[in-house]
Context: one part of a larger RNA
RNA sequence: GAUUGAACGCUUGCGGCAUGCUUAACACAUGCAAGUCGAAUGGUAACGCGGAGAGCUUGCUCUCUGGCGACGAGUGGCGGAUGGGUGAGUAACGCGUAGGAAUCUGCCCAUUAGUGGGGGACAACCCGGAGAAAUCCGGGCUAAUACCGCAUACGCCCUAUGGGGGGAAAGGAGGGGAUCUCUUCGGAGACCUUCCGCUAUUGGAUGAGCCUGCGUCGGAUUAGCUUGUUGGUGGGGUAAUGGCCUACCAAGGCGACGAUCCGUAGCUGGUCUGAAAGGAUGAUCAGCCACACUGGGACUGAGACACGGCCCAGACUCCUACGGGAGGUAGUAGUGGGGAAUAUUGCACAAUGGGGGAAACCCUGAUGCAGCAAUGCCGCGUGUGUGAAGAAGGCCUGUGGGUUGUAAAGCACUUUCAAUUGGGAAGAAAAGGGGUUGGCUAAUACCCGACCUUCUUGACGUUACCUUUAGAAGAAGCACCGGUUAACUCCGUGCUAGUAGUUGUGGUAAUACGGAGGGUGCGAGCGUUAAUC
Numbered sequence: 001g002a003u004u005g006a007a008c009g010c011u012u013g014c015g016g017c018a019u020g021c022u023u024a025a026c027a028c029a030u031g032c033a034a035g036u037c038g039a040a041u042g043g044u045a046a047c048g049c050g051g052a053g054a055g056c057u058u059g060c061u062c063u064c065u066g067g068c069g070a071c072g073a074g075u076g077g078c079g080g081a082u083g084g085g086u087g088a089g090u091a092a093c094g095c096g097u098a099g100g101a102a103u104c105u106g107c108c109c110a111u112u113a114g115u116g117g118g119g120g121a122c123a124a125c126c127c128g129g130a131g132a133a134a135u136c137c138g139g140g141c142u143a144a145u146a147c148c149g150c151a152u153a154c155g156c157c158c159u160a161u162g163g164g165g166g167g168a169a170a171g172g173a174g175g176g177g178a179u180c181u182c183u184u185c186g187g188a189g190a191c192c193u194u195c196c197g198c199u200a201u202u203g204g205a206u207g208a209g210c211c212u213g214c215g216u217c218g219g220a221u222u223a224g225c226u227u228g229u230u231g232g233u234g235g236g237g238u239a240a241u242g243g244c245c246u247a248c249c250a251a252g253g254c255g256a257c258g259a260u261c262c263g264u265a266g267c268u269g270g271u272c273u274g275a276a277a278g279g280a281u282g283a284u285c286a287g288c289c290a291c292a293c294u295g296g297g298a299c300u301g302a303g304a305c306a307c308g309g310c311c312c313a314g315a316c317u318c319c320u321a322c323g324g325g326a327g328g329u330a331g332u333a334g335u336g337g338g339g340a341a342u343a344u345u346g347c348a349c350a351a352u353g354g355g356g357g358a359a360a361c362c363c364u365g366a367u368g369c370a371g372c373a374a375u376g377c378c379g380c381g382u383g384u385g386u387g388a389a390g391a392a393g394g395c396c397u398g399u400g401g402g403u404u405g406u407a408a409a410g411c412a413c414u415u416u417c418a419a420u421u422g423g424g425a426a427g428a429a430a431a432g433g434g435g436u437u438g439g440c441u442a443a444u445a446c447c448c449g450a451c452c453u454u455c456u457u458g459a460c461g462u463u464a465c466c467u468u469u470a471g472a473a474g475a476a477g478c479a480c481c482g483g484u485u486a487a488c489u490c491c492g493u494g495c496u497a498g499u500a501g502u503u504g505u506g507g508u509a510a511u512a513c514g515g516a517g518g519g520u521g522c523g524a525g526c527g528u529u530a531a532u533c
Base pairs, nucleotide, nucleotide: 001533002532003531004530006529007528008527009526010525013380014379015378016377017376018375019373020372021338026336027335028334030333031332032331035078036077037076040075041074043071044070047069048068049067050065051064052063053062054061055060056059085291086290087289094216095215096214097213098212099211100210103208104207108204109203110202112200113199114198115197116150118148119147125140126139127138128137129136130135156165157164158163171196172195173194174193175192176191179190180189181188182187217263218262219261224254225253226252229251230250231249232248233247234246235245236244266288267287268286269285270281271280272279273278293314294313295312296311297310316327317326318325319324344370346369347368348367352366353364354363355362356361383413384412385411386410393404394403395402396401417474419469422466423465427460432454433453434452435451436450437449438448439447477522478521479520480519481518482503483502484501488517489516490515491514492513498505499504
């Protein structure tokens, strides 16, 4: 000199864009952060409509009814493995980079072939029981895209060309002219068709698992380490290779090119600094990894050994009728504590993205915004011109004057920003309704696409921006002035009080302490401290 996720002191007008627990991976009250689908399903607790009945106060109250819109709880599907947080552990194939072969991959895209025929349950519900509760147990009924068989099959396995083995599936919604079946004459089904699904197969895309070369902090006051250890064979296991596991056999493997041990640490793109080489660092943003009260374990699943899932053990907190239960903010706000130190128990799903759904839509503390903080960077303002009687006052003085100083006053103007009045974009494209047309189709239904039209949808928001009114009106400080280092005099003090980065200064004229006047530097900031180059 540059820099910082900074802190402290004094000061503080406005805006934009960023950033904001670096310490206790300490403990947490409370709310919210993962749901959704009735177009899978049996149903009907609540709400609304319709229908039937009763009471009467004649337009209300009650009862029944799943017929309709819907829908609590339940079965079932998909999603809770993403998003969000933290850096404790880890010196490691963890990360970075360059390669590899022995793998899996839900949703998505494309390909081929199917979607035939049966069965038995379990919730919800009803009945009964136990318990303070959490919840648990027994009996009975029932549906499905839940579950289990049969048939058929490419691909799979064994044989080795003859064959044998073991294996799938699920339906739902919309529409329809004939014909047929059933009918409680309302319709229902067969049949045709569209859309969404389901099963198997092949390929892709994406994601993930595995292996290897090289690179990746300090210590030798750590020199030897290793028995599943190193390799082989057989077997097991995995999606897959492999001592990954196991039995047997051999006795290997690593190490001064630093093994082992100890300490420290998430890694990278980057960031800071520097002319570079390098040094330091790893906040925000992005990629990878690890973790989720501590330790261990598996289940489900395409994917987890799973932050807001399960089981066991432990510490802690809470409830209890003492028998037994409940919990996990390193999600977002917030509280206590620690600390020099770090924000609101805010608004909205309008946009972007994500989950579910055919869709409407629902959910989303992701996200978009607002609030707080000069924490940083950037921009703007605090007026402009004129004005010498060089006013008054202050300070200095050699008492003549000098300086503050065009500074002020005065005169003439302007109105950025703030205040005030009114207007006012863009972020909004969709979805929905109507029409035209194309595709599908037996079809002018239905459904899908394109175009036209219409109706709307904004948290921010009293938005940005424009405009009205008034008036210089509301807006400057901080540090320093002996040398280094830009900037000097007076008074007070008298090795005292103090100052200080360094050199030093102060013992009666201190440009170095304290005050004043003046000056210098930066300026909504300025200094100090800490830290890096």
Small-subunit ribosomal RNA, 5' domain from a metagenome, 533 nucleotides, folded computationally. The RNAcentral record of the full RNA draws on SILVA.